A computed fold for a 537-nucleotide part of an RNA from a Clostridia bacterium, annotated as large-subunit ribosomal RNA, domain I.
Its mean pLDDT, the model's own confidence on a scale to 100, is 86.
It was read from a public genome assembly.
Its Rfam family is "Bacterial large subunit ribosomal RNA". Gene Ontology terms of the family: ribosome and structural constituent of ribosome.
Context: one part of a larger RNA
RNA sequence: GGCGCACGGGGGAUGCCAGGGCUCCUGGAGGCGAAGAAGGACGUGACAAGCUGCGAUAAGCCGGGCGUAACUGCAAAUAAGUGCUGAUACCCGGAUUUCCGAAUGGGGCAACCCGUCAGGUUGAAGGCCUGACAUCCUUUAGAAGGAGGCGAACCCGCCGAACUGAAACAUCUAAGUAGGCGGAGGAAGAGAAAACAAUAGUGAUUCCGCGAGUAGUGGCGAGCGAAAGCGGAAGAGCCCAAACCGGGGACGUCAAGGCGUCUCCGGGGUUGUAGGACUCCCAAAUCAUGAACAUACCUUAGCGGAAGAGUUCUGGAAAGUACCGCCGUAGAGGGUGACAGUCCCGUAUGCGAAAAGGGGAUGUUCAGGGGGGAGUAUCCUGAGUAGGGCGGGACCGGAGGAAUCCUGCCUGAAUCCGGCGGCACCAUCCGCCAAGGCUAAAUACUACCAGGAGACCGAUAGUGUACCAGUACCGUGAGGGAAAGGUGAAAAGAACCGCGAGCAGCGGAGUGAAAAAGAACCUGAAACCGUGCGCCU
Numbered sequence: 001g002g003c004g005c006a007c008g009g010g011g012g013a014u015g016c017c018a019g020g021g022c023u024c025c026u027g028g029a030g031g032c033g034a035a036g037a038a039g040g041a042c043g044u045g046a047c048a049a050g051c052u053g054c055g056a057u058a059a060g061c062c063g064g065g066c067g068u069a070a071c072u073g074c075a076a077a078u079a080a081g082u083g084c085u086g087a088u089a090c091c092c093g094g095a096u097u098u099c100c101g102a103a104u105g106g107g108g109c110a111a112c113c114c115g116u117c118a119g120g121u122u123g124a125a126g127g128c129c130u131g132a133c134a135u136c137c138u139u140u141a142g143a144a145g146g147a148g149g150c151g152a153a154c155c156c157g158c159c160g161a162a163c164u165g166a167a168a169c170a171u172c173u174a175a176g177u178a179g180g181c182g183g184a185g186g187a188a189g190a191g192a193a194a195a196c197a198a199u200a201g202u203g204a205u206u207c208c209g210c211g212a213g214u215a216g217u218g219g220c221g222a223g224c225g226a227a228a229g230c231g232g233a234a235g236a237g238c239c240c241a242a243a244c245c246g247g248g249g250a251c252g253u254c255a256a257g258g259c260g261u262c263u264c265c266g267g268g269g270u271u272g273u274a275g276g277a278c279u280c281c282c283a284a285a286u287c288a289u290g291a292a293c294a295u296a297c298c299u300u301a302g303c304g305g306a307a308g309a310g311u312u313c314u315g316g317a318a319a320g321u322a323c324c325g326c327c328g329u330a331g332a333g334g335g336u337g338a339c340a341g342u343c344c345c346g347u348a349u350g351c352g353a354a355a356a357g358g359g360g361a362u363g364u365u366c367a368g369g370g371g372g373g374a375g376u377a378u379c380c381u382g383a384g385u386a387g388g389g390c391g392g393g394a395c396c397g398g399a400g401g402a403a404u405c406c407u408g409c410c411u412g413a414a415u416c417c418g419g420c421g422g423c424a425c426c427a428u429c430c431g432c433c434a435a436g437g438c439u440a441a442a443u444a445c446u447a448c449c450a451g452g453a454g455a456c457c458g459a460u461a462g463u464g465u466a467c468c469a470g471u472a473c474c475g476u477g478a479g480g481g482a483a484a485g486g487u488g489a490a491a492a493g494a495a496c497c498g499c500g501a502g503c504a505g506c507g508g509a510g511u512g513a514a515a516a517a518g519a520a521c522c523u524g525a526a527a528c529c530g531u532g533c534g535c536c537u
Stems, first nucleotide, its partner, number of pairs: 001536009015522001016486002020457002022454007029446002031150002039100003042055003046078001050074002061094005070082003105114003115133007135147003154185001155183005165172001169219001195202002206233005216224002237438003240382001244267010272416001274381004278375005287369001289367007297358004302351003308324001310323002313320001325342002327331001333345003387411008397423001418433005473480002493521001496508004
């Protein structure tokens, strides 16, 4: 030095674990904010660095409810206290709530500085205290009111890529995606036929399944890609403008009675088998709808809740073993010194609210809308609109034979004997009535709350974060971004003694089932490093 055996050190794999994650489901909630949010700074404890809570009333103040013997958070100990005259804890309501932050009196390098006016304080003050003082919209002026900012996704609108694919690349694709901006709601958008269809009919919109990867489109490449119809979910329909009538105002005109124009308000009226105005006739009752309030009910604390303190054995410990019972509308789950229906928390099931919130069902009150027929002379029925040209865009449709929809520029009708559509265009036929508006449900999403599930993970996994993590640390900055879990059933966390310089470490002693569980603490693999013994060289 090598090999082997034994015993250690070292290291933290493996196993086991769960107050953490991940992916979903059901229900709730779907907002907060100038009455100052989200998020912070700084304070606040007997001692107090951090976290948590709270705000100069500062781990808290007041009231109501629930609840019972303990309590002064994480977090031990000491001190000092509180509590059956009901504390702590939990729920509801209220008060307080520094400074910054939309930040809003002005400024500013956020958490700071400096004002004006009014009031107060004072002998007085350049001190202190309280209140008001930003901008925009609305409004005749003022007052009053509103907006602003934040928030995960979902939604609507405006703007809008490239990589990529086409095995290169330009039309095309990716994709109206990513991204930027604006806006709203608990949903949004769409929506009550100028629709589809095809000789038969349907009857607003939305969503799902089929139709169908079909019809189409396409350097007919890569690709893109409908609709009718059928089956389902849901189901709901309405209001203006105008004609006409009445009233107010302004103006014009007049023969001074009026008339006309414009405008505002009220009535009226709302459609395509045309409807309405207008003239005439009939009818009158009940029912939608909205608001407020109340209530059933639900939510936000809770309460009751069956049956072995059974015996034996093993053991540190019984829930295990053996034997004998019992309950069950409860044998879900968790805990308890090993595996517990019957020990604890619970579970099945039943019950509960002073207060606050919800409340689509019910009731009360108030408001408030809506009828039919005949006649057809006249009047009305959405104009820089429909349509056209040029250029773009949207549709399954890339300009094509290209309908339909939108519109930047140029044009530009008809008025019910009217107009639009049915994929160029024309005729017939059929359908429908644009150029005003509103509309629940079925649908989308989940930051948040509650409950539940998993052929999901189990500390190099699962979130970046199971742990004081968006921390430490890195970066001028935008930004990047870790590592780190486990004594034991219980601290019973090792009194005392010895060695030692020692508050190191170790040996005894003691605790414990175990200390080869001793805090560098469950298990404790390998690398790597030793000690002893054997053999070989």